[in-house]
Order: sequence, then structure tokens, then C1' cells
RNA sequence: GCGGGUAUGGUUCAAUGGUAGAAUAGGAGCUUUCCAAGCUUUUGACGGGGGUUCGAUUCCCCCUACCCGCU
Repeated sequence: GCGGGUAUGGUUCAAUGGUAGAAUAGGAGCUUUCCAAGCUUUUGACGGGGGUUCGAUUCCCCCUACCCGCU
């Protein structure tokens, strides 16, 4: 330099052109003599920009970061 892949709550992973979900973590409460465990509730996310579309996390382009391969 070229090609390919990945980017989603603090973390690990889903999902799909039509209001984004689970586990875990955090807050509050219940339970317990206390702790742990358990139960309820709550907070929190689609890497950035542009395009297509009635509508984009999803499709297309560029950029950024990381990974893999070639040279």
C1' cells in the first nucleotide's frame, strides 16, 4: 500500500428496513440477627459523518479504532 472482518448499556452477547432485548453490573426496596443468596422495581446503549427510503442499528459511501490475510 491492497483486500476482508468487527464496532449495540459499565461488561458479555442477541435482534431485525417499522418505538432495541437478555444476562451480568449499578441504585432503591423486600426477606435475614448480620453477611451471602433469593425476590421486586429502576437507571443506562446501536463508533462518527453523509446518502437512499415514508421510515436506517439494519442497505450504500467515506472516516475512526481494533483484528486477520497479502505485498
Transfer RNA from a Candidatus Microgenomates bacterium, 71 nucleotides, folded computationally. Model confidence (mean pLDDT): 80 of 100. Rfam family: tRNA. The family's RNA type in Rfam is transfer RNA. Taxonomically the source falls in Candidatus Microgenomatota (Bacteria, Bacteria candidate phyla).